[in-house]
RNA sequence: GGGAGAUUAGUUAAGUGGUAUAACGAGGCACUCCAAACGCCUUGUCGGGGGUUCGAUUCCUCCAUCUCCCG
Numbered sequence: 001g002g003g004a005g006a007u008u009a010g011u012u013a014a015g016u017g018g019u020a021u022a023a024c025g026a027g028g029c030a031c032u033c034c035a036a037a038c039g040c041c042u043u044g045u046c047g048g049g050g051g052u053u054c055g056a057u058u059c060c061u062c063c064a065u066c067u068c069c070c071g
Stems, first nucleotide, its partner, number of pairs: 001070007010024004018054001025043005047063005
């Protein structure tokens, strides 16, 4: 230099045009002599810009970061 892929909650992942989900985590409550475990409740997310569309996490494009392949 060329090509491919990935980016969603604090973490790991699902979702792929029509209300953004789960688990773990964190906070609170209950239980307990105390604590752990279990149970209940709460918390919080689409990397950035532009475009297409009635509507974009999803489609297109540019940028950023990371991974891999070729040279």